[in-house]
RNA sequence: CAAGUCGACCGGGCGAUCGCGGCGCCGGGUAACCGGGGUCGAGGAAAGUCCGCACUCCAAAGAGCACGGUGCCGGCUAACAGCCGGGCGGGGUGACCCGACGGAAAGUGCCACAGAGAGGCGCAGUGCCCGAUCUUCGGGUCGGGUGAGGGUGAAACGGUGGUGUAAGAGACCACCAGCAGGGGCAGUAAUGCUCCUGGCUAGGCAAACCCCACCGGGAGCAAGGCCAAGCAGAGUGGAAGGGCGCCUUGUGCGCGCUGCGGUGUUGCUCGCACCGCCUGACGCUCGGGUAGGCCGCACGAGAGUACCAGUAAUGGCACUCCCAGAUAGAUGAUCGCCACCCGCAGCGCGGGAACAGAAUGCGGCUUAUAGGUCGGCUUGACGU
Repeated sequence: CAAGUCGACCGGGCGAUCGCGGCGCCGGGUAACCGGGGUCGAGGAAAGUCCGCACUCCAAAGAGCACGGUGCCGGCUAACAGCCGGGCGGGGUGACCCGACGGAAAGUGCCACAGAGAGGCGCAGUGCCCGAUCUUCGGGUCGGGUGAGGGUGAAACGGUGGUGUAAGAGACCACCAGCAGGGGCAGUAAUGCUCCUGGCUAGGCAAACCCCACCGGGAGCAAGGCCAAGCAGAGUGGAAGGGCGCCUUGUGCGCGCUGCGGUGUUGCUCGCACCGCCUGACGCUCGGGUAGGCCGCACGAGAGUACCAGUAAUGGCACUCCCAGAUAGAUGAUCGCCACCCGCAGCGCGGGAACAGAAUGCGGCUUAUAGGUCGGCUUGACGU
């Protein structure tokens, strides 16, 4: 310098004007409210709602079944399917990356295409060998042996060499790989190294059913709690219980006039409105509770900066700080200067600037993200 790999971080800044949401303050006002000023006001993912908790209500003797989840070992944590460290397997020259990584010699199932055969003792298509038979002497046909060679396939039932045989074969032998059982050493463990014995070999898939071990009550802030109009309900108090006239005689919904009573209209009178006078106006009380309002709901597994313990995740401790809380949903707009990127007729003009956006909170995971900064490490080339 180039290529790569891993990690951490930023996600425009400052100012002016106008505006929006939350909470205090000051002045005026009985209050409603008005005016002024202060302070705080989205994210690294606020997202997907995939895990795990807090919190709330409901349920609940205990155990089992079912269902769901998890699955190498150790640690961290409130908890986790998360994180850290380690082991093993796979990929890469390497830094490093990926892995739900218990069980396939418990059972069932599946293994495309090709191929004779795709599974517990399977495959004879080709080839090899033996025998019989025919022969035009090249070979053909039939019966049997053979899984060693060829061929198909992702995969054909250990590999190499030898003995053996008609030809062959773990049929037998040596070594190697792998498996099962047992021991020794190292390690907390997973596991690694090594020794002995055995039988000669046992395919893959369990994010297929299944088996084993462990874990898991249900619903969710529209949880849940408090206050409470109106309407309906229950209880209780409660005035008056008329008069006259008309006719198309309505028998308590006929009409008119008048009277009485109640309630409202700021206390009283008048007036007015409504209602009642064989019906319950109206008032009071009560329980549940709708609209609506308040709480839950912002001091918390909180943030920042040091230090200590630890390889780390993480924990401890000291100091400092208070950091959105809306409810149809505020967090915005314009202008100026600077910074970034791109273009140009080039040193000042034009254009651009991602993904997205709180709604009970927190810890994770996953996904989206223009552009940019810093650091560790690896490989290659060159120079000294």
Molecule: Bacterial RNase P class A
Organism: Promineifilaceae bacterium (SeqCode)